[in-house]
RNA sequence: CGGUGGCGGCGGACGCCCGCUGCCCCCCGGGGCAGAGGAAAGUCCGGACUCCAGGCGGGCGGCACGCCGGGUAACGCCCGGCCGCGGCAACGCGAGGGAAAGUGCCGCAGAGAGCAGACCGCCUCGCACUCCGAGUGCGAGGCAAGGGUGAAAGGGUGCGGUAAGAGCGCACCGCUCCUCCGGUGACGGGGGAGGCAUGGUAAACCCCGUGCGGAGCAAGGCCAAGUAGGGAGAUCGAGGGUGGCCCGUCCCCGCCUCCCGCGAACGCGGGGGACGAUCUCCGGGUCGGCCGCGUCAGGCCGGUGGUGACACCGGUCGCAGAUGAAUGGGCGUCGCCCCGAGUGGGCACAGAAUCCGGCUUACAGCCGCCUCCGGUCG
RNA sequence: GGGGUCGUAGUUCAGUUGGUCAGAACGCCGGCCUGUCACGCCGGAGGUCGCGAGUUCGAGUCUCGUCGGCCCCCCCA
Numbered sequence: 001c002g003g004u005g006g007c008g009g010c011g012g013a014c015g016c017c018c019g020c021u022g023c024c025c026c027c028c029g030g031g032g033c034a035g036a037g038g039a040a041a042g043u044c045c046g047g048a049c050u051c052c053a054g055g056c057g058g059g060c061g062g063c064a065c066g067c068c069g070g071g072u073a074a075c076g077c078c079c080g081g082c083c084g085c086g087g088c089a090a091c092g093c094g095a096g097g098g099a100a101a102g103u104g105c106c107g108c109a110g111a112g113a114g115c116a117g118a119c120c121g122c123c124u125c126g127c128a129c130u131c132c133g134a135g136u137g138c139g140a141g142g143c144a145a146g147g148g149u150g151a152a153a154g155g156g157u158g159c160g161g162u163a164a165g166a167g168c169g170c171a172c173c174g175c176u177c178c179u180c181c182g183g184u185g186a187c188g189g190g191g192g193a194g195g196c197a198u199g200g201u202a203a204a205c206c207c208c209g210u211g212c213g214g215a216g217c218a219a220g221g222c223c224a225a226g227u228a229g230g231g232a233g234a235u236c237g238a239g240g241g242u243g244g245c246c247c248g249u250c251c252c253c254g255c256c257u258c259c260c261g262c263g264a265a266c267g268c269g270g271g272g273g274a275c276g277a278u279c280u281c282c283g284g285g286u287c288g289g290c291c292g293c294g295u296c297a298g299g300c301c302g303g304u305g306g307u308g309a310c311a312c313c314g315g316u317c318g319c320a321g322a323u324g325a326a327u328g329g330g331c332g333u334c335g336c337c338c339c340g341a342g343u344g345g346g347c348a349c350a351g352a353a354u355c356c357g358g359c360u361u362a363c364a365g366c367c368g369c370c371u372c373c374g375g376u377c378g
Numbered sequence: 379g380g381g382g383u384c385g386u387a388g389u390u391c392a393g394u395u396g397g398u399c400a401g402a403a404c405g406c407c408g409g410c411c412u413g414u415c416a417c418g419c420c421g422g423a424g425g426u427c428g429c430g431a432g433u434u435c436g437a438g439u440c441u442c443g444u445c446g447g448c449c450c451c452c453c454c455a
């Protein structure tokens, strides 16, 4: 100097005039202070908070996570490490437990895809053609090394051995078992023995381990106004009581009336009424105001500990609360970028709505730090 | 702001790693029938399965991300 990798940050500023929202003060003319994001987005996770007249325990179902250790209120997030894959490397990616608990699936191609297999082939013997030999054909036996098919062919490479071959034997690698050392652990390293054999797939069903009640601020309360509980249907009448089911327990509401049959009675069965409970549909009334509504897992600065995520201590600050929904308009200057260089053009993604911790997605341009690789100079 | 659901021929919809087919009806085109049209009968064409990535040998189907459409969130109770 060039290329690459990782992390952090800015993403407009200043002045004047008019105009917005909240809070406070006020001499009621007005004044002061504050006022959209790193993603406010998607609604993907975790919570805080609120309600499900109510609570507790257990089980099933359902969902999520899945190497090890740590952080956190918690998480499917973050940090550090192990292993595997990609890259020369810095680094990046991994829904990373189990296939010997069981059940599925592996189409087509191919001889054969789990009691596996002979298409082309290799070898031996016999017969025939043939002058001999080579070669060709048929039959019997042996082989799975070589080739082909396929995503995948039943350990791999090499040497020996064999009629030809095969872990048949040997060496190394791989796999299984035993053992030693290091590490909290995932795992790493060393040694020995062994059959040379136990294919793949679980973002297939599943098994194992861990965790989870459901809804959501339009939650949920208060006030005010108004019509029509007006109509219809179903179920229940001793049961009912939070979005799925079951069991146990506690608690709350409720257990109305008439007739007929059996009947000594308790009671059982059927029908009706009206009442009550639950659910569904048609229809009607308001579409108003207040609370919830912002001070906490809060921000910033410094110190200590830690590789780090982060934790602790001290100091300091209060930092938007709208509800047809608050930031706008004008002028000037500066900043940044582009170009064909002029009175030029442009400046990204994009606006809080209960609030936090994350993830994911979108983003013109710029700044800073560190690492790796390559080149050049000294 | 919160919650739910869907995307497949021109249209309305089935289909579902439960595996290697992309289908049905209507519509369109052609032929037959008829004096002509309709109906009817026969045949045919027509598809990036919203988009991208991943798992798997293989994805319309499974997983993640993204784009777009539709529905719900007061009282009478």
Base pairs, nucleotide, nucleotide: 001374002373003372005370006369007368008367009366010365012334013333014332015331016330017329018328020035021034022033023032024031025030037349041360042359044358045357046356047355048354049216050215051214052213054250055249056248057247058246059245060244062212063211064210065209066208067081068080069079070078071077082096083094084093085092086091097207098206102205103204104201105200106199119147120146121143122142123141124140125139126138127137128136129135155173156172157171158170159169160168174196175194176193177192178191179190180189181188182187220291221290222289223288230282231281232280233279234278235277236276237275239253240252241251256273257272258271259270260269261268262267283454284453285452296318298317299316300315301314302313303312304311305310335347336346337345338344379451380450381449382448383447384446385445388404389403390402391401406422407421408420409419410418428444429443430442431441432440
Source information:
This is a predicted complex of two RNAs, RNase P RNA and transfer RNA, with 455 nucleotides together. Its mean pLDDT, the model's own confidence on a scale to 100, is 75. It holds a member of the Rfam family "Bacterial RNase P class A". The family's RNA type in Rfam is ribozyme.